[in-house]
Context: one part of a larger RNA
RNA sequence: AUUGAACGCUGGCGGCAUGCCUAACACAUGCAAGUCGAACGGCAGCGCGGGCUUCGGCCUGGCGGCGAGUGGCGGGCGGGUGAGUAAUGCUUGGGAAUCUACCUAAUAGUGGGGGACAACCUGGUGAAAACCAGGCUAAUACCGCAUACGCCCUACGGGGGAAAGCGGGGGAUCUUCGGACCUCGCGCUAUUAGAUGAGCCUGCGUGAGAUUAGCUUGUUGGUGAGGUAAAGGCUCACCAAGGCUACGAUCUCUAGCUGGUCUGAGAGGACGAUCAGCCACACCGGAACUGAGACACGGUCCGGACUCCUACGGGAGGCAGCAGUGGGGAAUAUUGGACAAUGGGCGCAAGCCUGAUCCAGCAAUGCCGCGUGUGUGAAGAAGGCCUUAGGGUUGUAAAGCACUUUCAGUAGGGAGGAAAAGUUGGUAGUUAAUAACUGCCAGCCCUGACGUUACCUGCAGAAGAAGCACCGGCUAACUCCGUGCCAGCAGCCGCGGUAAUACGGAGGGUGCGAGCGUUAAUC
Numbered sequence: 001a002u003u004g005a006a007c008g009c010u011g012g013c014g015g016c017a018u019g020c021c022u023a024a025c026a027c028a029u030g031c032a033a034g035u036c037g038a039a040c041g042g043c044a045g046c047g048c049g050g051g052c053u054u055c056g057g058c059c060u061g062g063c064g065g066c067g068a069g070u071g072g073c074g075g076g077c078g079g080g081u082g083a084g085u086a087a088u089g090c091u092u093g094g095g096a097a098u099c100u101a102c103c104u105a106a107u108a109g110u111g112g113g114g115g116a117c118a119a120c121c122u123g124g125u126g127a128a129a130a131c132c133a134g135g136c137u138a139a140u141a142c143c144g145c146a147u148a149c150g151c152c153c154u155a156c157g158g159g160g161g162a163a164a165g166c167g168g169g170g171g172a173u174c175u176u177c178g179g180a181c182c183u184c185g186c187g188c189u190a191u192u193a194g195a196u197g198a199g200c201c202u203g204c205g206u207g208a209g210a211u212u213a214g215c216u217u218g219u220u221g222g223u224g225a226g227g228u229a230a231a232g233g234c235u236c237a238c239c240a241a242g243g244c245u246a247c248g249a250u251c252u253c254u255a256g257c258u259g260g261u262c263u264g265a266g267a268g269g270a271c272g273a274u275c276a277g278c279c280a281c282a283c284c285g286g287a288a289c290u291g292a293g294a295c296a297c298g299g300u301c302c303g304g305a306c307u308c309c310u311a312c313g314g315g316a317g318g319c320a321g322c323a324g325u326g327g328g329g330a331a332u333a334u335u336g337g338a339c340a341a342u343g344g345g346c347g348c349a350a351g352c353c354u355g356a357u358c359c360a361g362c363a364a365u366g367c368c369g370c371g372u373g374u375g376u377g378a379a380g381a382a383g384g385c386c387u388u389a390g391g392g393u394u395g396u397a398a399a400g401c402a403c404u405u406u407c408a409g410u411a412g413g414g415a416g417g418a419a420a421a422g423u424u425g426g427u428a429g430u431u432a433a434u435a436a437c438u439g440c441c442a443g444c445c446c447u448g449a450c451g452u453u454a455c456c457u458g459c460a461g462a463a464g465a466a467g468c469a470c471c472g473g474c475u476a477a478c479u480c481c482g483u484g485c486c487a488g489c490a491g492c493c494g495c496g497g498u499a500a501u502a503c504g505g506a507g508g509g510u511g512c513g514a515g516c517g518u519u520a521a522u523c
Stems, first nucleotide, its partner, number of pairs: 001522003005519005012370006018363002020328001025326003029323003034073003039070002042066002046064003049060004080281003089206002092203004098198002103194008111145001113143002120135006151159003165186006173180002207253003214244003219241008256278004260271004283304005306317004334360001336359003342356001343354004373403004383394004407464001409459005417450001422444008467512005472493003478507005488495002
């Protein structure tokens, strides 16, 4: 000088930060990932409309909408933690044998068919979780056919392979009155390029120990095959006998790495909280499925430990998400508000979801700022302490007088964080079109958790606001009383055995100040 600090005494306000370093211990409860009816069949509940009615209700998907279901996209992001990992990691360079949903640009296409399964209905089993059988049905779900640039092979030849529709508007024409048709938008398929993200290989660097000296059999290399998105002993068959190591292999201990942080004149040393990048993990161990992407925190399966329910047959669970509880500990916060902003997911949109985030609450934990009054005031008051008893000191300190009102209090006013979205009109593009849609401009309307916001103004009254450590030397600051090697102090030297500036108290002083000391830790 510093700290994610703790403890003791004390404590007025605000701003900005920070807050389980220990048990990767166990977790009650709530919330943390949904969304789309403009993909689909439908309609449980709510509201509206219509019909019937004995006025109790009943029927009707017709409308707004929508539980459950099929389907799509997203649950691989975001959030947490640091157990493991000394190299399958990280940092910084280099590289070739790869993939990439959504997004952007481009080219071509989007033709014609089919059979199911949920939901639903019926029946059954079970305490529950859940499950079984039969029947009906739709799709942007599933499967063929056609076509095929790029793909493969023995290459002027042959082989295998795709798709899906939905919504808005409309002048003629046709119509089974649904629509066809035209147009616009969103989709879908194939391919190419980009962007982004990811996988892989490799050089240097990145702890300690030799009281660890030898280690290795898929081991090292080759040929062939399999496998992967992709190179490769990645895996397998055969062949060869290699490969690493004193420039430290192997083994053991410790540890997430970095940008950085602290310190220091620097060189270095120590650390890796918050914030940001990468990695790893998700009760412990293992495995794959789905998917563009996982071997997946709030998915699946198996084994294990633990907890809970049970009708004993069987089931359920995983806070190292946000709060919160127990436990551990010297020690670390609210079971708060809002999606208003920023960002994310879904959706054409309106919007919905979002413990990400933004805010508020708690804590002097830290840094910074402000205040606890200002001026005047000598009878140098009283009291305290000391005294050589004259006086000295506390001390302009107080009182008194004259002012001010920051902050806190109270009353009122009051920005900015808000731009969008919606709606109306105009204009441009597109189009057969003055529909619709999209872009831009203008008007209107409306959206704030924080919030009793920041800030400003009025009011009252010095009113509500100072402590802590030290005073032998180092080290700024001295006297008296008590005690008598006792009680005690102490960072080092050392004080205390009858006048102790070193113990305890008092007066006085010194230092810092809403803090001050102590302890721990680093330089």
Small-subunit ribosomal RNA, 5' domain from an uncultured prokaryote, 523 nucleotides, folded computationally. Model confidence (mean pLDDT): 86 of 100.